[in-house]
RNA sequence: AGGGUUUGAUCCUGGCUCAGAGCGAACGUUAGCUGUGUGGAUUAGGCAUGCAAGUCGUGCGCGAAAGUCUUCGGACGAGUAAAGCGGCGAAAGGGUGAGUAACACGUAACCAACCUACCCCUUAGAUCGGAAUAACCACUGGAAACGGUGGGUAAUGCCGGAUGGCCCUUUUUGGAGGCAUCUCCUUAAAGGUAAACGGCGGCUUCGGCUGUUGCUAAGGGAGGGGGUUGCGGCCUAUCAGCUUGUUGGUGAGGUAACGGCUCACCAAGGCUAUGACGGGUAGCGGGUCUGAGAGGAUGAUCCGUCACACUGGGACUGAGACACUGCCCAGACUCCUACGGGAGGCUGCAGUCGAGAAUCUUCCACAAUGGGCGAAAGCCUGAUGGAGCGACACAGCGUGUGGGAUGAAGGCUCUAGGGUUGUAAACCACUGUCACACUUUAGGAACCGCGUGUCGUUAAUAGCGGCACGUCUGACCAAGGUGAAAGGAAGCGCCGGCUAACUCCGUGCCAGCAGCCGCGGUAAUACGGAGGGCGCAAACGUUGCUCGGAAUCACUGGGCAUAAAGGGCAUGUAGGCGGCCCGAUCAGUCAGAUGUGAAAUCCUCCGGCUCAACCGGAGAACUGCAUUUGAUACUAUCGAGCUCGAGGAUGGUUGGGGUAAGCGGAACUCCUGGUGGAGCGGUGAAAUGCGUAGAUAUCAGGAGGAACACCAGUGGCGAAAGCGGCUUACUGGACCAUUUCUGACGCUGAGGUGCGAAAGCUAGGGUAGCGAACGGGAUUAGAUACCCCGGUAGUCCUAGCCGUAAACGAUGGGCACUAGGUUGGGGGAACUCCUAUGGUUUUCCCAGCUGUAGCAAAUGUGUUAAGUGCCCCGCCUGGGGAGUACGCACGCAAGUGUAAAACUCAAAGGAAUUGACGGGGGCUCACACAAGCGGUGGAGCAUGUGGUUUAAUUCGAAGCAACGCGAAGAACCUUACCAGCCCUUGACAUCCCGAUCGCGAUUUCCAGAGAUGGAUUUCUUCAGUUUGGCUGGAUCGGUGACAGGUGCUGCACGGCUGUCGUCAGCUCGUGUCGUGAGAUGUUGGGUUAAGUCCCGCAACGAGCGCAACCCCUGCUUUCAGUUGCCAUCGGUUCGGCCGGGCACUCUGAAGGGACUGCCGGUGAUAAACCGGAGGAAGGUGGGGACGACGUCAAGUCAUCAUGGCCCUUAUGGGCUGGGCUACACACGUGCUACAAUGGCGGUGACAGUGGGUUGCGACCUUGCGAGAGGGAGCUAAUCCCCAAAAGCCGUCUCAGUUCGGAUUGUUCUCUGCAACUCGAGAGCAUGAAGUUGGAAUCGCUAGUAAUCGCGGAUCAGCAUGCCGCGGUGAAUACGUUCCCGGGCCUUGUACACACCGCCCGUC
Repeated sequence: AGGGUUUGAUCCUGGCUCAGAGCGAACGUUAGCUGUGUGGAUUAGGCAUGCAAGUCGUGCGCGAAAGUCUUCGGACGAGUAAAGCGGCGAAAGGGUGAGUAACACGUAACCAACCUACCCCUUAGAUCGGAAUAACCACUGGAAACGGUGGGUAAUGCCGGAUGGCCCUUUUUGGAGGCAUCUCCUUAAAGGUAAACGGCGGCUUCGGCUGUUGCUAAGGGAGGGGGUUGCGGCCUAUCAGCUUGUUGGUGAGGUAACGGCUCACCAAGGCUAUGACGGGUAGCGGGUCUGAGAGGAUGAUCCGUCACACUGGGACUGAGACACUGCCCAGACUCCUACGGGAGGCUGCAGUCGAGAAUCUUCCACAAUGGGCGAAAGCCUGAUGGAGCGACACAGCGUGUGGGAUGAAGGCUCUAGGGUUGUAAACCACUGUCACACUUUAGGAACCGCGUGUCGUUAAUAGCGGCACGUCUGACCAAGGUGAAAGGAAGCGCCGGCUAACUCCGUGCCAGCAGCCGCGGUAAUACGGAGGGCGCAAACGUUGCUCGGAAUCACUGGGCAUAAAGGGCAUGUAGGCGGCCCGAUCAGUCAGAUGUGAAAUCCUCCGGCUCAACCGGAGAACUGCAUUUGAUACUAUCGAGCUCGAGGAUGGUUGGGGUAAGCGGAACUCCUGGUGGAGCGGUGAAAUGCGUAGAUAUCAGGAGGAACACCAGUGGCGAAAGCGGCUUACUGGACCAUUUCUGACGCUGAGGUGCGAAAGCUAGGGUAGCGAACGGGAUUAGAUACCCCGGUAGUCCUAGCCGUAAACGAUGGGCACUAGGUUGGGGGAACUCCUAUGGUUUUCCCAGCUGUAGCAAAUGUGUUAAGUGCCCCGCCUGGGGAGUACGCACGCAAGUGUAAAACUCAAAGGAAUUGACGGGGGCUCACACAAGCGGUGGAGCAUGUGGUUUAAUUCGAAGCAACGCGAAGAACCUUACCAGCCCUUGACAUCCCGAUCGCGAUUUCCAGAGAUGGAUUUCUUCAGUUUGGCUGGAUCGGUGACAGGUGCUGCACGGCUGUCGUCAGCUCGUGUCGUGAGAUGUUGGGUUAAGUCCCGCAACGAGCGCAACCCCUGCUUUCAGUUGCCAUCGGUUCGGCCGGGCACUCUGAAGGGACUGCCGGUGAUAAACCGGAGGAAGGUGGGGACGACGUCAAGUCAUCAUGGCCCUUAUGGGCUGGGCUACACACGUGCUACAAUGGCGGUGACAGUGGGUUGCGACCUUGCGAGAGGGAGCUAAUCCCCAAAAGCCGUCUCAGUUCGGAUUGUUCUCUGCAACUCGAGAGCAUGAAGUUGGAAUCGCUAGUAAUCGCGGAUCAGCAUGCCGCGGUGAAUACGUUCCCGGGCCUUGUACACACCGCCCGUC
């Protein structure tokens, strides 16, 4: 000192939350010792039991018993105990905080208005008498508590008289002082008021003397108490008025004393917005906790004070009480009872019950300190001193110390090597604090008393007092020494971030965690366990509460344009604040002094317990209050002035400022009449509506109401609301000029008062148009809406209410200061050669734009401040609940004003940024649309998928981007699925052990569905060698490590792939701008297929993409010339067949060629575009390969690889058979068609890519044919596949056909171990649907579509699919409005999982 949390990210606002300290605590786990503190906070709830206030015989009268002894009379006990009279105490000490918002407390004053037992000092005094009464005795009532009657006795108990004064009352003389009433001293007179020569001693000549203690009166002191006052300290106005003894006076009473304290009479006062009265809460202070402080919270223990004592009331006694363990009355409760009556009060110490999360022993002692009584000894003392219990708090100590590496074992982990636990342990050496045992000795003890001695008093060696020595008194606790033994002594919380500390296993949005954010849905550092680590430590966590952080109520120290927050506007009361100069006062202010601010606490220093906690001493401090002395700048008050603030006067000016009356034209509707004749009106399109009873349209005339076009303008006026035709009357304000007057007269303004749009309300008018409600027509899924046709309140006027609006500049009013520029409106001044209602300069006021500094979170604001200052008012304190409920006030009502809480969330919000999105905008591209051509969707079949079925119909793919996809080919195999039968180190790999020398090939037989099992025949007889049956190799058998898995997870992954998209984009470095996210660059002007290029520019460069480089193709050159070719020459069986040739075609290697290079135009002279020339080809010539940053948790664990999980006589392996080929159905992709641009028959021309030895197979024979039997050639520019087909000719003549070929029957062919489930093909026969296909939808821009055939991969066989090849060969594109998709810029956004978003209401 801050951190976490709103967002994709950012800055701000703002709440929530954490880290700190503390506690009279409680709970959980754990626990060795000691010291010092501390402990009923809740039910001021109820209480059993014991104790907590007695004492005095030196005030008084009485006066036992038990027991012992005995002479039996009695004596001792004993003048003792006990009770009583009397005195003092019991009003202290101790407890609690219910009540109390008060002179209760704190502080400072006052009492000239008071009291005070015991204590201290001073003075004086104490005389003469008297009558009772308890105790006691007798009788007696009652269950008891407790009494009653009679007799009788004492006092320091009570009463009467005397004396007396400095006391009290009244009057009086003189003097002094103060504070208003007054006070003090003094003189005189009258009246009034005391007592215990008691108690105890000593001496005595018995007269008395003397000591001590008590008594009475008076004065003083100390301490204590009572009363009065100023100031200070809680919440609430949803409590605004309260008060009749109330406020005051006179008189009286009462009190210790003042006083309405009480009473009688008189007056009508007193308090209150500076909060009375009422309500709620609470003992107050010193202090305590926290905090940097200011503050905030609190009032346990200790100290001071107040109040209370079962609840309420009352007095008595007394110096003192309205009395905690006194009295009386009433009440509740408890107890006793003989039912008639009685008793009690733990908020004293212990203890008990109850309630509660929760708070101790029915302990010891008066040894110390203190208190009561007493002359004293002494007695009493749950005050107090101590001990006990509780980790409740603070403090201290210990649980060992040193050495010790093979870094043991074990645990955990692992990339299998290691790492870690960890010098930790073991082991060696040593020490002995604490606890334990034994033992020794301090201190708290001073008194009092007793003994001895001495001094004082006195006549006294009595007595009494003092001093010295000796003696006596301990409830409880400490410290030291010795001994043995490492022995008896460590836990708790946490480890995702905040916040120090990480891995494994288990779990699988389950169980659970969580202070906030948030973790957990199969790899969880967040759950549970373990290992390890971090923190604190006899404790550690949790919960609760307080302060802090929180500047989050802001005095120190906040805000209000948009985050919460300026009142709708003015006027003005109280209040607050206030110009210049002079003087006075000294209230505020400042300084000094004095008093006080209790002690304890805190702080500093010193000291005592071994240290510390704790305790003691000293100092400082207590920031306060009061009194007093001074200062006089400022504020204040008083007095005297001034003119610049404010106002007035005079002369002008502008204006939709206000009120009232009158007038006007255009438009509109209605009425009357004329013309006219079928529609009008309305909409996206319609309909309702109006119209042949004459509308709409048009002309003329009339009536009515409302509003005032153009001018008109970020122009004017007004406080705001608001104000607009013209004229008149009345009237408010502002500005300018003159600088003549007054002399601070000012600003703001809680309450109050007035004004206050629209809508609404009351009463009465008015009503043309418009028009809530309402009716109808449309739209729609519906349409209580938007659109249309009507239409009532209302809108208008008069009078009166209402009092609210996004009443907004979302910006309160006033004054002053702080750069400019420019425009408009109103007025003034000066100058001027200018078109003079002009121009230039300048001044005051008003209204705008732009902008510097500054401010601000930013947007923005910026002399009209949101800048800098001052004054006053209003308002805010997280979101929701809610501007709601209740209460009150106002209102006719509607409603308005004021204004909460429970509960709930961790956000809500502002500004700006980047994206994405928009049925926003601009530019632009693409077979995207349009223009065309051909299809799909309808039929049959093929194929894939869904669904269903099944023992199984294995699995995957799912919008585009799954569905003739993985699969370039499921009869067995494939095969992963199902049924059945088998194997278990395994079909396959490595290692180990044992055996054998093999192995391998081959024949036959048996069982079986086969796998497999059991026999059997033949051939062959491993290699190296150090000669060791050694090594290698192979096979078999065995054991266990392991193999194996198309089992799961593509949401753990690699690799590969699809898609946006061959779209033109995606980024970086440095610089600059911005608080920042980010921006700039990449935007802009052009251009391009292109972020392609040019220009401009706070940017300058660069990278990945584009393009180019690569391949094919199109032209050409060179080289090469077989298997290709044949122009020329020759031969020929007429076939480039042969000789020959390499010119041509072709083949295949290397080159050339195209670059906007050239010309013209357009364009910024640029880039580029348009046209042209040349050229085989022209503006990337055509095609391919090539796919940026990234998106879709896209696809694939079943190609492969791979983490984790799972199976291990099975989820592995083998085999037979079946299935993947099922079939009410739905969809995708295709083939064939529906026919004449065709079918059939005939004819028979012209390709290219490819493939071929387990092969292609010419040719011949044969079969109607599929094919079969022979079989040349070819490992291929040589041979073969190989027939190209569309074409051409003829025929058919529009029909379910000579179209179409499904389906079915039958006979065959081929492949193959095997065509039943389930192959392909051929012949004959059969001859289904289908006559161009609804909504919808697909492809294609040129050698393309369409159409025609050919080849290949896979493959034993099987293609309408796929991949290729060539033949024939079109149509159309005006164009970019619209649909889909994409790119760039811009705009809005409450979206960011990003519109398939978010989100509201109803049910």

Source information: Model confidence (mean pLDDT): 84 of 100. This is a predicted structure of a 1403-nucleotide RNA (small-subunit ribosomal RNA) from a marine metagenome.